The part of an RNA shown here (large-subunit ribosomal RNA, domain II) has 688 nucleotides and comes from a soil metagenome. The coordinates come from a structure-prediction model, not an experiment, and the mean pLDDT is 85. The full RNA is in RNAcentral, with records from MGnify.
[in-house]
Context: one part of a larger RNA
RNA sequence: GUCUGCGAGUUAUUGUCAGUGGCAAGCUUAAACCCUUCUGGGGCGGAGGCGAAGCGAAAGCGAGUCCGAAAUGGGCGUUUAGUUGCUGGCAGUAGACCCGAAGCGGAGGUGAUCUACCUAUGGCCAGGAUGAAAGUUGCUUAACCGCAACUGAAGGUCCGAACCGGUGAAUGUUGAAAAAUUCUCGGAUGAGCUGUGGGUAGGAGCGAAAGACUAAUCAAACCCCGUGAUAGCUGGUUCUCCCCGAAAUAGCUUGAGGGCUAGCCUCGUGUGCUGAUCGAUGGAGGUAGAGCACUGGAUGAACUAGGGCCCAUACCAGGGUACCGAAUUCAAUCAAACUCCGAAUGCCAUCGAAUGUAACACGGGAGUCAGUGCGUGAGGGAUAAGCUUCACGCGCGAGAGGCAAACAUGCCAGACCAACAGCUAAGGUGCCUAAAUACCGCUCAGUGGAAAGGAUGUGGAGUUACUUAAACAGUGAGGAUGUUGGCUUAGAGGCAGCCAUCAUUUAAACAGUGCGUAAUAGCUGACUCAUCGAGUGAUUCUGCGCCGAAAAUGAUUGGCGAUAAGCGGUAUACCGAAGCUUUGGAUUCGUUAUGGUUUCGAUCGUAACGAGUGGUAGGGGAGCGUUGUAAAUACCUUGAAGCCGGAGGGAAACCGACGGUGGAGUGUUUACAAGUGAGGAUGCAGAC
Numbered sequence: 001g002u003c004u005g006c007g008a009g010u011u012a013u014u015g016u017c018a019g020u021g022g023c024a025a026g027c028u029u030a031a032a033c034c035c036u037u038c039u040g041g042g043g044c045g046g047a048g049g050c051g052a053a054g055c056g057a058a059a060g061c062g063a064g065u066c067c068g069a070a071a072u073g074g075g076c077g078u079u080u081a082g083u084u085g086c087u088g089g090c091a092g093u094a095g096a097c098c099c100g101a102a103g104c105g106g107a108g109g110u111g112a113u114c115u116a117c118c119u120a121u122g123g124c125c126a127g128g129a130u131g132a133a134a135g136u137u138g139c140u141u142a143a144c145c146g147c148a149a150c151u152g153a154a155g156g157u158c159c160g161a162a163c164c165g166g167u168g169a170a171u172g173u174u175g176a177a178a179a180a181u182u183c184u185c186g187g188a189u190g191a192g193c194u195g196u197g198g199g200u201a202g203g204a205g206c207g208a209a210a211g212a213c214u215a216a217u218c219a220a221a222c223c224c225c226g227u228g229a230u231a232g233c234u235g236g237u238u239c240u241c242c243c244c245g246a247a248a249u250a251g252c253u254u255g256a257g258g259g260c261u262a263g264c265c266u267c268g269u270g271u272g273c274u275g276a277u278c279g280a281u282g283g284a285g286g287u288a289g290a291g292c293a294c295u296g297g298a299u300g301a302a303c304u305a306g307g308g309c310c311c312a313u314a315c316c317a318g319g320g321u322a323c324c325g326a327a328u329u330c331a332a333u334c335a336a337a338c339u340c341c342g343a344a345u346g347c348c349a350u351c352g353a354a355u356g357u358a359a360c361a362c363g364g365g366a367g368u369c370a371g372u373g374c375g376u377g378a379g380g381g382a383u384a385a386g387c388u389u390c391a392c393g394c395g396c397g398a399g400a401g402g403c404a405a406a407c408a409u410g411c412c413a414g415a416c417c418a419a420c421a422g423c424u425a426a427g428g429u430g431c432c433u434a435a436a437u438a439c440c441g442c443u444c445a446g447u448g449g450a451a452a453g454g455a456u457g458u459g460g461a462g463u464u465a466c467u468u469a470a471a472c473a474g475u476g477a478g479g480a481u482g483u484u485g486g487c488u489u490a491g492a493g494g495c496a497g498c499c500a501u502c503a504u505u506u507a508a509a510c511a512g513u514g515c516g517u518a519a520u521a522g523c524u525g526a527c528u529c530a531u532c533g534a535g536u537g538a539u540u541c542u543g544c545g546c547c548g549a550a551a552a553u554g555a556u557u558g559g560c561g562a563u564a565a566g567c568g569g570u571a572u573a574c575c576g577a578a579g580c581u582u583u584g585g586a587u588u589c590g591u592u593a594u595g596g597u598u599u600c601g602a603u604c605g606u607a608a609c610g611a612g613u614g615g616u617a618g619g620g621g622a623g624c625g626u627u628g629u630a631a632a633u634a635c636c637u638u639g640a641a642g643c644c645g646g647a648g649g650g651a652a653a654c655c656g657a658c659g660g661u662g663g664a665g666u667g668u669u670u671a672c673a674a675g676u677g678a679g680g681a682u683g684c685a686g687a688c
Base pairs, nucleotide, nucleotide: 001688002687003686004685005684006683011094012093013092014091015090016089017088018087019086020085021084022083023082026050027049028048033043034042035041036040054061055060064076065075066074067073097236098235100233104226105225106224108223109222110221116200117199118198119197120196121195122194123193124192125190127159128158129157130155134151135150136149137148138147139146163187164186165185168183169182170181171180202218204214205213239623240622241621242620243619244618249262250261251260252259253258263368264367265365266364267363268362269361270360271359277353278352279351280350281349282348283347289341290339291338295335296334297333299331300330301329302328306324307323308321309320310319311318371396372395373394374393375392376391377390378389379388380387401412402411403410416585417584418583419582421581422580423579427575428574429573430560431559432558436572438570439569440568441567442566453547454546457544458543459542460541461540462539463538464537465536466535474531475530476529477528478527480504481503482502485499486498487497510525514523515522586613587612588611589610590609591608592607593606594605595604596603597602624677626674627673628672629671630670631669632668633667634666635665642661643660644659645658648655649654
């Protein structure tokens, strides 16, 4: 992992509501006792309980009472319906749907064969090195002291086996091993190592102290018990079909992943147009926009108080000003916390209309309190975020189908079932791939399939200048004189720099546009003529393109590929969904008609018409199957159950003729009772 079996809302009691019975101003017995065909049934039993009257703290009063001096006041009552069985929903108390802690307690117990320390009694430490004290002898000294040699054999001494340890590394990591192996390393006469017996224990021991160790377990061992501890947490929770169908919000919360009440869902009862929508009428308001009348911001101009600077001045006065400049005026502006103004929507009210599986009240049952994306209006942020917080709307959540290559949320569209029928939506119609290789333009970039910015790309629409009195471009010729203008300078001759920039001859020609020279020279331009012969410049708006364009495994409009099969426009066809239609069928609700039953409330069928039938949490309804009990009734050795196959039937759970196997019990109907349905729980047991 698979298979088989087991595996989770139960039971008791109290309450509450609904359904269904009995009796009814009453209803009902509990224990005990009696009878009996004895897990049962019948009787007796009124003790007690609930109800029939309430109000007040109470005295008390009473269809009223309390507050109060009092009530035309207010609170709670009165104007009848209960009670007791059975069944079900839910709640409380109990383990209370099931499994799951870490833990807490026990004057309950077991452990020191591991390990810590202690205790008694034993054992062990190859070999080598060093050579303390002390002694002896000699020398020396007055004597001690001292010196030398020899003897000697001390030491938590040295090197190094056994032994004890465990420094570093590699291997091992479903190991040979739940801590090892190999190499390497520390101690090795000591606070040494070790055998055997004994002692100390769970808030206790023992500890050269690491919270270490106390039997692979230690910040409180192990076993048992309290114990089914508790778990606002995680996981799981078993057959079918039908109807409806949420929420991820508000307030409060030692509250934030929990809860309570409300909101939103469902079921029942009641009210009966009140709801939503539309129309008419009447209202409140200060948003969008706009504006500058207020409050403030900010720009320019005019005017100007005041100030700066300069002149002048003994002081007081005064003059000038290409400086700054309040206030005021003019012009043009900005504002969430500005408003002289001011919508659209939305909101409130009244009246009316038509239509709804509208609404509202009361009662039973919930779930929801992590939301999320997109569009729009805003706050925060950087007018960032698949960001965050609100509001309005739509979706997903809980929604399948078609389109977007793929793609919860975008676009289209809401799936009762069936059909080898038709029409469409979004989106499409070269091939993959169902359907047009349609028409008119644009684009040449594979743009389509990245920005600011840049550019004689190209299409369209304008404005403007020059132009047959010849433009623009090209070509030929000229481009001169006073003069080398003056100054400066070593020099300055159009062309380092400064100043001036005239005149003459002319078709025209600058006291010179650039290159160049040391300075000249030289080349060129402006300007003019000739030649040529029709458009040439500047600028605005706009369509489509170009550059800008660098990333790490092989590239991508979905692919192929395409100059349209790209982009804009236009027209007609066609394709295209679970949408709509057609045909048949099922079912829910409503209305009408009709037939049964009826406690007159309803309920069971049939037909027609109308509206529906996506669905998570969740509410409601109807069924299937399993085991057993009671009654009735069937089957069975001429073959029961079980097992294998299974025609056929039913909307499903399921039922099942018949055949095989098997070899002794079993079904159906009605009613009842449940240890009543398995794929999940890192489920439990067994098998493989």